[in-house]
RNA sequence: AGAGUUUGAUUCUGGCUCAGAACGAACGCUGGCGGCGUGGAUAAGACAUGCAAGUCGAACGGAGUGCAUCCAGUAGCAAUAUUGCCUGCACUCAGUGGCGAAAGGGUGCGUAACGCGUGAGUAAUCUACCGAAAAGUGGGGGAUAGCUCGCCGAAAGGCGAAUUAAUACCGCAUACCGCGCAAUUGAACAUUCAAAUGCGCAAAAGCCGGAGCAAUCCGGCGCUUAUUGAUGAGCUCGCGGCCUAUCAGCUAGUUGGUGGGAUAAAAGCCCACCAAGGCUAUGACGGGUAGCUGGUCUGAGAGGACGACCAGCCACACUGGAACUGAGACACGGUCCAGACACCUACGGGUGGCAGCAGUCGAGAAUUUUUCUCAAUGGGCGCAAGCCUGAAGGAGCGACGCCGCGUGGAGGAUGAAGGUCUUCGGAUUGUAAACUCCUGUCAUUGGUGAACAAAGCUAAGUUGCUUCACGGCAAUUUAGUCUGAUAGUAGCCAAAGAGGAAGAGACGGCUAACUCUGUGCCAGCAGCCGCGGUAAUACAGAGGUCUCAAGCGUUGUUCGGAUUUAUUGGGCGUAAAGGGUGCGUAGGCGGCGGGGCUAGUUGGAUGUGAAACGCCGUGGCUCAACCACGGCACUGCAUUCAAUACUGCCCUGCUAGAGCACUAGCGAGGAGGCUGGAAUUUACGGUGUAGCAGUGAAAUGCGUAGAUAUCGUAAGGAACACCAGUGGCGAAAGCGAGCCUCUAGAUAGUUUGCUGACGCUGAGGCACGAAAGCCAGGGGAGCAAACGGGAUUAGAUACCCCGGUAGUCCUGGCAGUAAACGGUGCGCGUUUGGUGUGAGAGGGAUCGACCCCUCUCGCGCCGGAGCUAACGCAUUAAACGCGCCGCCUGGGGAAUACGGUCGCAAGACUAAAACUCAAAGAAAUUGACGGGGGCCCGCACAAGCGGUGGAGUAUGUGGCUUAAUUCGAUCCACGCGAAAAACCUUACCUGGGUUUGACAUGCACUGCUAAGGCGGCGAAAGCCUUCGAGAGUAGAAAUACUCACCCUGCACAGGUGCUGCAUGGCUGUCGUCAGCUCGUGUCGUGAGAUGUUGGGUUAAGUCCCGCAACGAGCGCAACCCUCGUGCGCUGUUGCCAACCUUAAAGUUGGCUCUCUGCGUAAACUGCCCCGUGAAACGGGGAGGAAGGUGAGGAUGACGUCAAGUCAGCAUGGCCCUUACACCCAGGGCUGCACACGUACUACAAUGCCCAGCACAAUUCGAGCCUGCGCUGCGAAGUGCGGGAAAUCAGUAAAGCUGGGCGCAGUUCGGAUUGCAGGCUGCAACUCGCCUGCAUGAAGCUGGAAUCGCUAGUAAUGGCACAUCAGCUACGGUGCCGUGAAUACGUUCCCGGGCCUUGUACACACCGCCCGUCACAUCAUGGAAGUCACUUGUUCCCAAAAAGUCAGAGUCUUCAGAUUCUUGGCUGUAAGGAAUGAGAGGUAACU
Repeated sequence: AGAGUUUGAUUCUGGCUCAGAACGAACGCUGGCGGCGUGGAUAAGACAUGCAAGUCGAACGGAGUGCAUCCAGUAGCAAUAUUGCCUGCACUCAGUGGCGAAAGGGUGCGUAACGCGUGAGUAAUCUACCGAAAAGUGGGGGAUAGCUCGCCGAAAGGCGAAUUAAUACCGCAUACCGCGCAAUUGAACAUUCAAAUGCGCAAAAGCCGGAGCAAUCCGGCGCUUAUUGAUGAGCUCGCGGCCUAUCAGCUAGUUGGUGGGAUAAAAGCCCACCAAGGCUAUGACGGGUAGCUGGUCUGAGAGGACGACCAGCCACACUGGAACUGAGACACGGUCCAGACACCUACGGGUGGCAGCAGUCGAGAAUUUUUCUCAAUGGGCGCAAGCCUGAAGGAGCGACGCCGCGUGGAGGAUGAAGGUCUUCGGAUUGUAAACUCCUGUCAUUGGUGAACAAAGCUAAGUUGCUUCACGGCAAUUUAGUCUGAUAGUAGCCAAAGAGGAAGAGACGGCUAACUCUGUGCCAGCAGCCGCGGUAAUACAGAGGUCUCAAGCGUUGUUCGGAUUUAUUGGGCGUAAAGGGUGCGUAGGCGGCGGGGCUAGUUGGAUGUGAAACGCCGUGGCUCAACCACGGCACUGCAUUCAAUACUGCCCUGCUAGAGCACUAGCGAGGAGGCUGGAAUUUACGGUGUAGCAGUGAAAUGCGUAGAUAUCGUAAGGAACACCAGUGGCGAAAGCGAGCCUCUAGAUAGUUUGCUGACGCUGAGGCACGAAAGCCAGGGGAGCAAACGGGAUUAGAUACCCCGGUAGUCCUGGCAGUAAACGGUGCGCGUUUGGUGUGAGAGGGAUCGACCCCUCUCGCGCCGGAGCUAACGCAUUAAACGCGCCGCCUGGGGAAUACGGUCGCAAGACUAAAACUCAAAGAAAUUGACGGGGGCCCGCACAAGCGGUGGAGUAUGUGGCUUAAUUCGAUCCACGCGAAAAACCUUACCUGGGUUUGACAUGCACUGCUAAGGCGGCGAAAGCCUUCGAGAGUAGAAAUACUCACCCUGCACAGGUGCUGCAUGGCUGUCGUCAGCUCGUGUCGUGAGAUGUUGGGUUAAGUCCCGCAACGAGCGCAACCCUCGUGCGCUGUUGCCAACCUUAAAGUUGGCUCUCUGCGUAAACUGCCCCGUGAAACGGGGAGGAAGGUGAGGAUGACGUCAAGUCAGCAUGGCCCUUACACCCAGGGCUGCACACGUACUACAAUGCCCAGCACAAUUCGAGCCUGCGCUGCGAAGUGCGGGAAAUCAGUAAAGCUGGGCGCAGUUCGGAUUGCAGGCUGCAACUCGCCUGCAUGAAGCUGGAAUCGCUAGUAAUGGCACAUCAGCUACGGUGCCGUGAAUACGUUCCCGGGCCUUGUACACACCGCCCGUCACAUCAUGGAAGUCACUUGUUCCCAAAAAGUCAGAGUCUUCAGAUUCUUGGCUGUAAGGAAUGAGAGGUAACU
């Protein structure tokens, strides 16, 4: 410090998410030790049990126990035991009395408040104990608890009588000081303060020790009065710190005054009277939430969130209320009352309050021991010893947190085994282990063993004070004595042994870390994006790796990242966002000088800003955490001194801002009135006759009752053609015939005059505000929602047509919204230009004008800097600055609900949430698309010729059927893979068999087996039996080894099984369309653009010209092959000539020609004319065999379709392995209600039949092509020959000539069927072809629709070949013969190319996407109602306390105090009633 995520890609806007830190946490897995911290956040829910506040006998009387002395009694001879009394000592107990119990400890309910923080004030106050210093402590009195007795009660407790003490209580005396009153003086505005005077008032208590016979004295601790300090507290004020306006008005003791009361003390704190005030947009009042702070967490900071532990303050103590005592309370472990709850009870009545420490239950995700000690620190009491102290100090439990330590160290490569992966070679785990040598932290065992302890007490001494003295007190020194919960702990020493001690999460990107297996959109994961549909680094397991580590993850929460609320530090033309417009209130901001003040501002000083915390330094625990000390800091507040530039305030001046006056012209500015013509419609009248109107086409409609048309007259309403212009005016909405009246604004001019900052903006407020709409009254020609009718359509509640009412118009009122838009708030200033236009002014020139120049104010266009994400804006800013207002903060829900305000209503304004998504969006880019545009091409259409679709047959496909009808292929499948399914093929089915296999390689083993033959079974395959050679090397041989073969076994073979969506290769299609790209440069933030666009031209991105491009590549073209012309060479098997011959054959000679093969030439817009001004190019012409790519072929760019093919082959993965492999027989692929494609043959006379005659080329032949002779009607058979081929073989047909047929289901057509044959082949039944005879079906030119073809083409005729035993060939591939018609043209259909435009599309229009309906679920609003809660007002009843009144007692000298009468009254809580308000839950249905 950033990252992921919107898109095909890009830039931006914008949200969501992640990485960090933290926690009083919880949960999951795991868990060795120690130190220091920390631990009921929820139910302020309820609590069993124990403890948490007592102490003082040196204040007091008493009771009890023990001991001791004296005395007396009893028992005993006595020691002794025991009883009683007085006294003393010690201890204990309840009571009176004193102090304490208001501290300490807990909790955070309430509280939005002077509660808290901070700083002031208190001259408006109090303060026990403590310190300092002053004075005093005299003399009396009456009670009462306890105790005893009696009574009531279950108890708690209470009553009565008698008696008693005090440091308890009450008078009296005294009064330096104190308090009250009075007047005087000084200070002072006054309250008040100080000084002195007079009068009045107000105190007290003793105890202990020592001395002394005693009186008494001394000391200590107390007591009283007053002062002061310290400490603590009360009250008041300035400032500061939550949310909500869908809470806008609140208030009656309310605000103030006078007088009084109350209090320690000011004050409506309370009361009587008087006045009518007080608070509020700087947020009153109401609602919600909340203890506040030092601080904690986070953050660079500013901020944001929080307020555990520790510390300060506040509040509370079962709930509510109240006072008493006291220095202090309205009191956690006090009192009284009420209520709820719980407990005891003899039912009459009582008792209790853990938010003290432990602990229990409950609720909860969740929070500990019913521990030890007062040894230390601190507190209470006490003279003290001491007692009390769940404060505190310790221990225990919990990885809850922080910190530290350990789980070993060194060496160790056969890189062991095992695991995992593997390309099978190896790699990795991994120096890791084993093994060797060491060490001993922690834990364990044994031993030793602390600090925290000082005080206190006793004794002695010193100093000070005091005393006549003894002595006493205080401080201090020495000696002695006593005190440890933690703890036999920490620490230390020793021993033994690597021995007891590692896990969690992650590994697709963000984000460090990768493979295998399983699974197969399943199971599951997920913080976001997203993974999973058979090769998952994302699921699950494993191996490995990475990160942390006694922890690791998850969840929750806070801050950060988020400049995503923007003070630092954002925006508003199009992304969310400028109010519809103006006027103007509050507020904010404000020109140039001078003077004053010093509020803001700046600086100095002082006080304060508690400690802890933070930071820095130092130190103590072995380090650290932790702790101690010092410093800084605490950014603040207050006081004071100083400065006066700027802002502010006051005074004074100026004219540049603003405004007024004067003059001038301009304009659809506004309001009212009057007037006008054109047009539409209607009415009346004339002429006139059959239509008019309307549409894409029609119909409804109007018209013979006379329309439309045309002429004339009249009525009425609305709107104002031309002028008219990115012209004018207005704040906006808006304003358009002419004239008149009234009226508003803007602008310009002059060295004009005047005012003198009067200004800008503007929350609320007020006014204006298109159209539609509403109310009331008019008006109504045309137009026209609704509505009616006619069409269109699948429908047509629309578009089109015929009608037509509100409305549109006027007057008065309401409404208050618009894409009310420049999608751009208002004002001021600054910043290069060009050009036009409206209104004016000045100048030049002119006789005058036009014109030109300058200036001002408007309205436009184009562009520079600058700005902008880009588009764009650009002196009329979206530039650069200032001031003020409005508005925005992801999309949807929603501008909606509820509430409120306004409105007659419609509705407007204000304005959420639940829920849901990871986007929504802006601009620009490249494509694709468009029933967008422009240009161009193609048998694309058109113009033609011939077909298909109808028939029969053939063939392929779908479907159906089947044991099987094997499989694939659907614009780009369908006479396709298949250039040959009877068996084979064959992959399918049935059945019979085989299992290392039909085929390959290797290893091991047995055998002499092999090929081949005989026999048996069988449908065959096969099985069984039997016969049946070996070869090579070494060696003399035996024999050994090798090779071939066989048996058995192991590795393996095999698969036309799956996946063409894992692939290679090949192919189809767009398309033989003209395109597709790159390098460098340039432009752009970027995706990208440019080049490749433009002007021409071409079949062509072909070429030329231009151009921020210049070049290049793959395509195009050419180079290649065939055909077309000439020439050269070549001459056999060809050709020519001659001879011979019936012919074929033959012989001789030749190579001119044909022809064969090879080579070469030729064509290039080269030449001429024109288009044309340049080029490319085009049009025409000449020459030429051929002319503008001469014709045809081969040749297929980047890519698209997850196109086709795993069944041609290859191949990853998966699957089968006595079977999904292999062999065999038979069957099937040929199956037939039907549908489609492709063909053949036809329907006939341009034809058919018969006879005769003529002319090819490609090509093929040895298991072949076949001549000739003979046989057969023929298919064919047979004999003899030729041919290894320019040598042998091979009737071309259409055509032509002649004849027949005469328009008919025929002499057309040939399907189908019967009989008889032939051929191939082991075999023609399923299921071959051919021949003869016989039979002779449909069909008479084919609906909608659709296909091919532009010249040697279509059409038509035959021939050959591949496959092949044969054949389904009418298919395919080639060859030659005969041989046309038509193209005006590019509007339309289809396909394509280029440019441009729109886009919300990008799996790209077969896209995207909207709404209704049906069903289910969720969230929220409404809802007749219903339930409980909070709160206001009024009234009723009314406890205790308190106050008061009356009466009666008691005490007392008076004054007075006190008690009782459950007396009366006042009076509040709780309670009850009535009536409002608020907020919450729930509910059929919607």